Transfer RNA from a Clostridia bacterium, 77 nucleotides, folded computationally.
RNA sequence: GGAGGCGUAGCUCAGUCGGUUAGAGCGCUUGCUUCACAUGCAAGAAGUCGGGGGUUCGAGUCCCUCCGUCUCCACCA
Numbered sequence: 001g002g003a004g005g006c007g008u009a010g011c012u013c014a015g016u017c018g019g020u021u022a023g024a025g026c027g028c029u030u031g032c033u034u035c036a037c038a039u040g041c042a043a044g045a046a047g048u049c050g051g052g053g054g055u056u057c058g059a060g061u062c063c064c065u066c067c068g069u070c071u072c073c074a075c076c077a
Base pairs, nucleotide, nucleotide: 001073002072003071004070005069006068007067010026011025012024013023019057028044029043030042031041032040050066051065052064053063054062
């Protein structure tokens, strides 16, 4: 230099052909249970889906660009 994958909650990840409340597990908070802790049960908070732009009635999903990360190929004085 060329090609491709990934980026969604604190962490690990789902999310179908673009379609109407953005989810799960773990963790966290509160309450119940206990003398207390753990377990268990119930409830809750937490994300504008890596940044920007575009297409569309509508974008996590499609297109462009940038950033980060990983893999392969090429080059190598």
Background: The prediction has a mean pLDDT of 81. It matches the Rfam family "tRNA". It is annotated as a transfer RNA. The sequence is in RNAcentral, with records from ENA.